[in-house]
Context: one part of a larger RNA
Molecule: small-subunit ribosomal RNA, 5' domain
Organism: metagenome
RNA sequence: GGAUGAACGCUAGCGGCAGGCUUAAUACAUGCAAGUCGAGGGGUAGCAGGGUGUAGUAAUACAUUGCUGACGACCGGCAAACGGGUGCGGAACACGUACACAACCUUCCUUUAAGCGGGGAAUAGCCCAGAGAAAUUUGGAUUAAUACCCCAUCGCAUAGUUGAAUGGCAUCAUUUGAUUAUUAAAGAUUUAUCACUUAAAGUUGGGUGUGCGUAUGAUUAGGUAGUUGGCGGGGUAACGGCCCACCAAGCCAACGAUCAUUAGCUGAUGUGAGAGCAUGAUCAGCCACACGGGCACUGAGACACGGGCCCGACUCCUACGGGAGGCAGCAGUAAGGAAUAUUGGUCAAUGGACGCAAGUCUGAACCAGCCAUGCCGCGUGAAGGAUGAAGGUCCUCUGGAUUGUAAACUUCUUUUAUCUGGGACGAAACGCCUGUUUUCUAACGGGUCUGACGGUACCAGAUGAAUAAGCACCGGCUAACUCCGUGCCAGCAGCCGCGGUAAUACGGAGGGUGCAAGCGUUAUCC
Numbered sequence: 001g002g003a004u005g006a007a008c009g010c011u012a013g014c015g016g017c018a019g020g021c022u023u024a025a026u027a028c029a030u031g032c033a034a035g036u037c038g039a040g041g042g043g044u045a046g047c048a049g050g051g052u053g054u055a056g057u058a059a060u061a062c063a064u065u066g067c068u069g070a071c072g073a074c075c076g077g078c079a080a081a082c083g084g085g086u087g088c089g090g091a092a093c094a095c096g097u098a099c100a101c102a103a104c105c106u107u108c109c110u111u112u113a114a115g116c117g118g119g120g121a122a123u124a125g126c127c128c129a130g131a132g133a134a135a136u137u138u139g140g141a142u143u144a145a146u147a148c149c150c151c152a153u154c155g156c157a158u159a160g161u162u163g164a165a166u167g168g169c170a171u172c173a174u175u176u177g178a179u180u181a182u183u184a185a186a187g188a189u190u191u192a193u194c195a196c197u198u199a200a201a202g203u204u205g206g207g208u209g210u211g212c213g214u215a216u217g218a219u220u221a222g223g224u225a226g227u228u229g230g231c232g233g234g235g236u237a238a239c240g241g242c243c244c245a246c247c248a249a250g251c252c253a254a255c256g257a258u259c260a261u262u263a264g265c266u267g268a269u270g271u272g273a274g275a276g277c278a279u280g281a282u283c284a285g286c287c288a289c290a291c292g293g294g295c296a297c298u299g300a301g302a303c304a305c306g307g308g309c310c311c312g313a314c315u316c317c318u319a320c321g322g323g324a325g326g327c328a329g330c331a332g333u334a335a336g337g338a339a340u341a342u343u344g345g346u347c348a349a350u351g352g353a354c355g356c357a358a359g360u361c362u363g364a365a366c367c368a369g370c371c372a373u374g375c376c377g378c379g380u381g382a383a384g385g386a387u388g389a390a391g392g393u394c395c396u397c398u399g400g401a402u403u404g405u406a407a408a409c410u411u412c413u414u415u416u417a418u419c420u421g422g423g424a425c426g427a428a429a430c431g432c433c434u435g436u437u438u439u440c441u442a443a444c445g446g447g448u449c450u451g452a453c454g455g456u457a458c459c460a461g462a463u464g465a466a467u468a469a470g471c472a473c474c475g476g477c478u479a480a481c482u483c484c485g486u487g488c489c490a491g492c493a494g495c496c497g498c499g500g501u502a503a504u505a506c507g508g509a510g511g512g513u514g515c516a517a518g519c520g521u522u523a524u525c526c
């Protein structure tokens, strides 16, 4: 000199863009953060409409009915493994980089090939009867499905598995719309759609392995017994001591094994001419974790932050028998600390989940609020103006110098502030209406609908210099000097050092210098 996720002191007009618990991975009140599909299903608790019945002159009231729109709970599907948070652990395939898998998996999506027949037994819900303070739970009866099971289809499809071999075994589900015609209703036919099943390929995502690189300590020198290798099994999606039986005695290490301490890694960031050194907040990639520890289940994918089980610590409820919980999601609270924000708005856009769609959900996200925390920009006026005014300060004191064109005064401007009026871009898609092509689907064109931010940005007008300057320093380093007070006192200080009666170094004043909505101090890095 530069830098910072900074803090502290004094000060403070505005805007844009960023950033905002570095400490206790401490404990958490409250609300929200993952749902969705009725075009899978039985149904109907609530809401709305209709039908029927009863009462009434009527309005209407009551009862009843899944008939319709819808839909609580339930069965079922998909999602919940993403998105969001934190940096505990970890010095090693964790990360980075270069390769490998003839040892692997992959829901959804895309493409290709084929299939989509027949039948069955249950179960939740509802209903009935109980247990319990609650959480929850038991028994009985009954019912559906794209839930579950069996058979057929194919063997010259395909991939496996089993077996010594001929060979055996394994898969499927419908839904909705339209049309035709009949009926009391169910149904039938046809084409299309959304799915479903099998196989192959692609894409995407993951898994596994190897080389090299990645902190300090030798006042850590030996370490290792599933340890190192083989053979045979088990297990896995898959290789492998991953696990097991048997056999051999290996394997690592001064090119630092082992042990100890510290640490998420990287792209990058800061600095520097560079080489380096330091750092790893924000943003992006990877990893690890979800009260501490362990375990598996489901699933394409987890050994799963807002799923489950067990042990432990802590907190809460209890009728003392027993139960409930996990903010390192967004806000917020307490505590700790020098120190870090609102219990805000919206799904309008982007993205995600589900759905044919309309749409629903989304503290992801987009916005707003708070904070000079940083960077950038703008302003606090401009031109003229010498009785060089008054006042202050200083001196060689009837006077002069300086503050100083500074002020007053004259003329002008209105960024900004205030007020008034207008007022966006971000939004064209989906959908709906309509036209063309078309058997339909679908494609294309036109119209219409949708904005949290926000009456915000921006634009125009009105008034009037009106609303707006501080902080540090002035002995040398280092730009900037005099007077008064003090008298080795009080004090200053980054280093050298100032102060004991003429202090440019302390305190005040005048003057000056530097930076400026900031300026200094402290801490840390180069």
Base pairs, nucleotide, nucleotide: 001526002525003524004523006522007521008520009519010518013378014377015376016375017374018373019371020370021336026334027333028332030331031330032329035078036077037076040075041074043071044070047069048068049067050065051064052063053062054061055060085289086288087287094214095213096212097211098210099209100208101207104206105205109202110201111200112199113198114197115196117151118150119149120148127140128139129138130137131136160169161168162167176192177191180188215261216260217259222252223251224250227249228248229247230246232244233243234242264286265285266284267283268279269278270277271276291312292311293310294309295308314325315324316323317322342368344367345366346365350364351362352361353360354359381412382411383410384409391403392402393401394400395399418462419461420460421459422458426453431448432447433446434445435444436443437442470515471514472513473512474511475496476495477494481510482509483508484507485506491498492497